[in-house]
RNA sequence: AGAGUUUGAUCCUGGCUCAGGAUGAACGCUAGCUACAGGCUUAACACAUGCAAGUCGAGGGGUUCCAAAGGAGCUUGCUUCUUUGGGACGACCGGCGCACGGGUGAGUAACGCGUAUCCAACCUGCCCUUCAUAUUGGUAUAGCCUCCCGAAAGGGAGAUUAAUCCCGAAUAACAUAUUUUGGUUUCCUGAUCAGAAUAUGAAAGCUCCGGCGAUGAAGGAUGGGGAUGCGUUCCAUUAGGUAGUAGGCGGGGUAACGGCCCACCUAGCCGACGAUGGAUAGGGGUUCUGAGAGGAAGGUCCCCCACACUGGAACUGAGACACGGUCCAGACUCCUACGGGAGGCAGCAGUGAGGAAUAUUGGUCAAUGGGCGCAAGCCUGAACCAGCCAAGUAGCGUGAAGGAUGACUGCCCUAUGGGUUGUAAACUUCUUUUAUACGGGAACAAAUGUGGGUACGUGUACCUAUUUGCGUGUACCGUAUGAAUAAGCAUCGGCUAACUCCGUGCCAGCAGCCGCGGUAAUACGGAGGAUGCGAGCGUUAUCCGGAUUUAUUGGGUGUAAAGGGUGCGUAGACGGGAAAUUAAGUUAGUUGUGAAAUCCCUCGGCUCAACUGAGGAACUGCAACUAAAACUGAUUUUCUUGAGUGCAGGAGAGGAAAGUGGAAUUCCUAGUGUAGCGGUGAAAUGCGUAGAUAUUAGGAGGAACACCAGUGGCGAAGGCGACUUUCUGGACUGUAACUGACGUUGAGGCACGAAAGUGUGGGGAGCAAACAGGAUUAGAUACCCUGGUAGUCCACACUGUAAACGAUGGAUACUAGGUGUAGGAGAUAUUAAGUCUUCUGUGCCGUCGCUAACGCAGUAAGUAUCCCACCUGGGGAGUACGACCGCAAGGUUGAAACUCAAAGGAAUUGACGGGGGCCCGCACAAGCAGUGGAGUAUGUGGUUUAAUUCGAAGCAACGCGAAGAACCUUACCAGGGCUUGACAUAUACAGGAAUAACCAAGAGAUUGGUUAGCUCUUCGGAGUCUGUAUACAGGUGGUGCAUGGUUGUCGUCAGCUCGUGUCGUGAGAUGUUGGGUUAAGUCCCGCAACGAGCGCAACCCCUGUUUCUAGUUGCCAGCACGUAAAGGUGGGAACUCUAGAGAGACUGCCGUUGAUAAAACGGAGGAAGGUGGGGACGACGUCAAAUCAUCAUGCCCUUUAUGUCCUGGGCUACACACGUACUACAAUGGCUACAACAAAGGGAAGCGAAAGAGUGAUCUGAAGCGAAACUCAAAAAAGUAGUCUCAGUUCGGAUUGUAGGCUGAAAUUCGCCUACAUGAAGCCGGAAUUGCUAGUAAUGGCAGGUCAGCAUACUGCCGUGAAUACGUUCCCGGGCCUUGUACACACCGCCCGU
Repeated sequence: AGAGUUUGAUCCUGGCUCAGGAUGAACGCUAGCUACAGGCUUAACACAUGCAAGUCGAGGGGUUCCAAAGGAGCUUGCUUCUUUGGGACGACCGGCGCACGGGUGAGUAACGCGUAUCCAACCUGCCCUUCAUAUUGGUAUAGCCUCCCGAAAGGGAGAUUAAUCCCGAAUAACAUAUUUUGGUUUCCUGAUCAGAAUAUGAAAGCUCCGGCGAUGAAGGAUGGGGAUGCGUUCCAUUAGGUAGUAGGCGGGGUAACGGCCCACCUAGCCGACGAUGGAUAGGGGUUCUGAGAGGAAGGUCCCCCACACUGGAACUGAGACACGGUCCAGACUCCUACGGGAGGCAGCAGUGAGGAAUAUUGGUCAAUGGGCGCAAGCCUGAACCAGCCAAGUAGCGUGAAGGAUGACUGCCCUAUGGGUUGUAAACUUCUUUUAUACGGGAACAAAUGUGGGUACGUGUACCUAUUUGCGUGUACCGUAUGAAUAAGCAUCGGCUAACUCCGUGCCAGCAGCCGCGGUAAUACGGAGGAUGCGAGCGUUAUCCGGAUUUAUUGGGUGUAAAGGGUGCGUAGACGGGAAAUUAAGUUAGUUGUGAAAUCCCUCGGCUCAACUGAGGAACUGCAACUAAAACUGAUUUUCUUGAGUGCAGGAGAGGAAAGUGGAAUUCCUAGUGUAGCGGUGAAAUGCGUAGAUAUUAGGAGGAACACCAGUGGCGAAGGCGACUUUCUGGACUGUAACUGACGUUGAGGCACGAAAGUGUGGGGAGCAAACAGGAUUAGAUACCCUGGUAGUCCACACUGUAAACGAUGGAUACUAGGUGUAGGAGAUAUUAAGUCUUCUGUGCCGUCGCUAACGCAGUAAGUAUCCCACCUGGGGAGUACGACCGCAAGGUUGAAACUCAAAGGAAUUGACGGGGGCCCGCACAAGCAGUGGAGUAUGUGGUUUAAUUCGAAGCAACGCGAAGAACCUUACCAGGGCUUGACAUAUACAGGAAUAACCAAGAGAUUGGUUAGCUCUUCGGAGUCUGUAUACAGGUGGUGCAUGGUUGUCGUCAGCUCGUGUCGUGAGAUGUUGGGUUAAGUCCCGCAACGAGCGCAACCCCUGUUUCUAGUUGCCAGCACGUAAAGGUGGGAACUCUAGAGAGACUGCCGUUGAUAAAACGGAGGAAGGUGGGGACGACGUCAAAUCAUCAUGCCCUUUAUGUCCUGGGCUACACACGUACUACAAUGGCUACAACAAAGGGAAGCGAAAGAGUGAUCUGAAGCGAAACUCAAAAAAGUAGUCUCAGUUCGGAUUGUAGGCUGAAAUUCGCCUACAUGAAGCCGGAAUUGCUAGUAAUGGCAGGUCAGCAUACUGCCGUGAAUACGUUCCCGGGCCUUGUACACACCGCCCGU
C1' cells in the first nucleotide's frame, strides 16, 4: 500500500466481498511448564447455609473468677457475708462507629457528568493551633426482681437503681439579635475593622496519677452543599408547549440562595439556534482502531453520580432521607396453635433459573488500610494469599552437533530409468532447561509490645536484646538419572504462501466473494507431499480500518443516483470605494488549572520479557491578565462605479376586455340531375329511387384563423399567431438630472402554472375517449373503416401535476477567434441592397481549459466567489402507515421487512435488422433440359425380425463409407466348439517332429487311426516346430464432447493479419477508409502513415498454333516392286502422328474516353486478345461439423468372453414415406437393310484373332500379344433407302412362364445373360423444385476400376451440338462502407405479459 467481482474486451460510476488490528468472548480439534493480569456481557431473576460492623470495664449499674484479711453459721473445714487487691464478661444503660470500606448500573438526556468560574448566600464529628472555662443542684429509666398476655415474635404492669443519660440555676471572654458611633474598602444586595447599650445561650467526669476526656469562641485542615458559562445520542411520519407556569412584593422554610412553599399583583415564559413529546443510554479519565481528522466502546483500575425486593416517608445524627436501621403500602417466600409473625446476597463464597457462556460454600489478619480502645487487643469475605479456567499477554521447552551408499523397507508418484518422504532415520559425540528423586533454603519484618540501657524535662526520644509469617519448606540453589517426560491445528482454484494420485460423477458435498461438482475435479471425500502459525490453531459473533462508500481535512448533481415547474419575497447567509473610533472574532505573550493511573521517552526492580517503580514530556482544553489593530464584525462620516428614479425614443403572436371579417366543414330550404355514393391493402358496416353523391342559389350555427412564417419576435415559466379600439406589464437604446450600497440569494410563505379531470350555468359546427357495428386475425376487448357520447368552446370556481427538458438553479467577474440573424445608437461619406464601431437578444463553428467518454466551449459543462435545492447500489417503491391539502380523481411528505451481486453511463469490436448506399454470383430474370406423376434400379426412414451389424442427418446424410453382401467379406443372429488362445514377444521344462497322403465319425470346426517324415554342427550344441506353465495376447466393445491424422463446408469468396510510427486514459483506431478501376485488398491517385506476411495473380499439368530435333511398333508425298485388296516390300523423313526442347499473347501497337493515371471501349495483326479454355492449387478462421468401424491413440470396460474357430441364416424382409438415377410415354420417332467417322483405356490364373457350331447367350478352337506391333473392338447417334400413320400402337417395356448359357465347391433364400411366349403402368406429370452461359446444356455411344461372376452406379473419353442474358426491382448467398441495438451461446439472440 491494495485486491476480487457487472463486459467479448474497455474506461467510468457504483455497491458487495477479502487481506489488518482488537475482544470480559463462545464453539471444534489439540495440550508440557512458569510469571503477570482477567473471569454472569443473559434474569436490577429467586435465593438454602455460613460469614461480611463492631468496639470501649480508663463512663455506669452489675455478673463472675482468684488471692488476702475480717465477720456470721455450724457439720472445724465447709458454706455465706463484708472489705481490699488482681483478672474476665453474656445481656443492659452510655460513648464512638455503623453515612467508610464492599456491590451493581435498574433509573437518569439531567448542572447527572466533564471543564472553567463564583458563593459579599453556606455547613463541617473525629484532627491541628490559640484563648477561656468546668460553680451548684435535681428527677427519672434500662438492667436486676415480682407478676401478667402470647404458639412464637414480642409486649404489658408493679417495685427498685447508677452514670461521661436527662433536666434546672449560676457565670459569659465569646457568639447571635436589636439600637447605635467612627474608620477602611468593594462587585448591586454589601464586606471589613474598632467600639457602646440591652436581651438570650455552656459544660462531665474517669484514672494505673503518666494521662484520657468535657464546654464556649476564633483560625486552619479535611469533607460536603449551592449557583452559572460551555460541551454532552436519535426521531419533525413529535410543532407548538406552559397556570406555580414567567416575573414582582411580602412572608414561611432551609446550613444556605431560590416559586423551594404560601398570600396578593402583573401576563408573561420556552420554541425552527428545535421547545414539547417519544426512543435509547449511567457520565468521565480512558480503551480499540485510524496517517490524521474521525468512528466505535465505557469490562478490569481511578474519579463522580444513582440504586439497595418495588413505591413512599421521615427519625436519629456533624453527616442519611441510610445495602446488612425504622415506619407505611405492594408483590413474593417462609413459620404458625390461624389469632398473628419473619425476611430482603446489585457484600464474600455458594444454589436454582436463564443462557453459547463466566470460578472455591478455601486460608490469614503476617503485611497495607479501616472501626473502637490510653494500650494490650478485638473486629475486618476491605485486603493479602491460595484453588479452578489456554479466557488473554509474555517467557521457556519438547534436544544440539556430526552423519549420503542420498541405505533398506514402508507410504506416495512415475515416462519403470527413477523421484519424494530425506540429514529425516540408523549410527557417533554432546547437553540436561524441563521432568523425577534427594539435599540445602530465602526476601516479604518495618514497627508495636516486652526486658535492659542512655539522655534528661519521669514520660518522651534513642540504643540494644527478644517476640510476631497465612502464603511456605514456596521461590531459589546444589547433586544424581537419562534424550530420557512433552506437537498440534488450519490451509494448498484466484484473491493468498502451498500440488499430485485415488474415489465420486450437478450425486455426495464445498463456498468469505468470484464460483467448483454432469467420468480424466490442483475447488467435493481420502492419501502422500507442501505452506502457514505453533501450546496453540481454526470457526463464529462484534467494533474500527481498508471505505475519499456522508467527503471539515476529502465527493458530487447535461447523459451514471441527484437542479425545486416558474417567479415574488420573510428570516438567515454573503456583500462596492475612502476615512475615523472600538476590540467581539483573530494573533502573540504571561499566569492558573487540566487528579492519579494510562500513552510516549529515559533510568531502575523481578534471571529476560510481559509486569512494575522513579523521573521527564505530554494532556493539542478552559479561564484570567497584558499587548497588536491588518482582516471580519460594531458605530460614525463620506463617495458613485453596483442598484434604482427621471427625461427622449423605436420594436414586439406580452396580458385583459369589447367589437368586426373572410375562407372552409356541417345542417336547413329551393332548383338542376340520376344511380350510385362513401370507404379500404382488399372489403364490409353506412348513405341513396321516400332521389343520395355531384352542382347552383339562399339561410343558420359553432369553432379555428391559410399565405405572410423565419433555429424570427415577446413572456419568469406554463405559453402567445385574422383585424380594429380601449386599458395595461416588462425589456432595450440614448442621456447623465436625482437617491447614495438602497445589493445577491432565499428555508418556511405567497402567487402563477400545459393537457386531462371535477362542480354550476351556457354552448355544441368539426373532431372525438367510452360505446355500437363492419373488417383483420388462431383470437383482436387493438391497429383500419362507418357511426358516436362525455370532452374540446364560454363564464365563474377547483385541481397543481407533465420527457413542466437545454434532462444543465440563480447572481457577479474574468478567459483566443470566426460567421449568421433580430432590435436600437453612433461614426464615415464613391449616398450604397455600403463600410466601421458599440449595446441588448438569439443561432452555428472553434482555441485554451474541463470531461469517464460523448461532448461543453463568452448563452460554459472553463477559471473563481456567494446563496438555495437535491443525491449516496438495484428491486421492494414513489408503495404502506401517519399527517396535511382536495368535492372527487388524486396530490405533497415518505419508510421497513424481504431479496439480488450486481443495476447503470459512455465509448469499442463483432453479429444482427421485414435500416440505408455500392457491388458480385445460373441468385433472379431470359432460355434449354429436367425432378415432383408411371414402371424399374438404388440409398434412407419407418415397420418387421432370432438378426435384419455399424456409421452418415438441412444446405454440407440419403447410387454416401461400399472401386461391386450367394460362401468368404461380416462387424449381426441361432447352434456347435476352444481358453496362453486365430495372431506377437520372452522365459522355464518336456518332446521330435512340422507337414503330407489315406481311412473313419461329425453339418463343419474338430477328433481318432495308418503310412511317410527334421536341418546345420567344431558333436558341446544351435535353429525350427509341438505340448505344458507364467508374463501376456485379443476386442469392428464405450467415449470424435479426451485426441492425432484425414475430410467436408462457408468458398476460389477476397479477404485475414503483422512490424514500426501516429491518434486515443483505454478496449481499440489508422494502415485495410476515400475518388476511380478490376475477376481480385487487381492496379492508379489521394491520405499519418510507411512497409511487410498469408491469400489473389503468376510459376505447374492438359488443350488450341508453329519451329527444331528424333523416325519405330506410327506415316507414305515423290521413286521402284507388288497384291483380288492391303505401307505388304525396297526405300523415304516431306505430311499425319508420336514426345522432347523452343517460339507465341504482353493491353505490346493504333484510336477514343478517362485525371496527363490505373483502366475501359473500338481497331489492326494473329492459330489464339485482354486471367484464350480446362485442371491441380483452398488465407486467418467458423460449424465441440464428420470419422475411436481405414489407421494411430489417452482413459474406461471385457478376459472359459464383448476374444477366437465353424455350419446355417441375416445385411436382399415390406402396409408405407422420401432422395438419387435409368427406361419411357413416341413420327426431330420405332423397326428393317445398307457403304461411314473416334478418343481414351485394359490385357498373362490375362486379352483372346482367324475358322467352325448354335436363332442366341455361348461353345469348340487356338494364331498373336507383357503390347504405337496382337487383342478387347462392333463405336453409336449421324447418313441412304424402305416401312409404320397417331393407336396404349410395329410406342413402352415391367411382370410372369418355358427352355437354355456362363461364373463358381455351391446360384433355393440371393447372380448375370440368351431365345421364345406374356405385354403392366405410362399419352409429358399438382403444389413445389433442380441443373446449365459454349464446344456449355441437351443427346449418342466407348472404355476403365472394383470383380470368379454380377453396373441403370462411379470415374474418364470422344461424336453430334443449341437457345437465351433487357437488366439488378424482387428471392437466396456473399463482399465493402455507413446507421441503430437493452444482442456477445451473438436474432434459432434477448425479453414481456397471462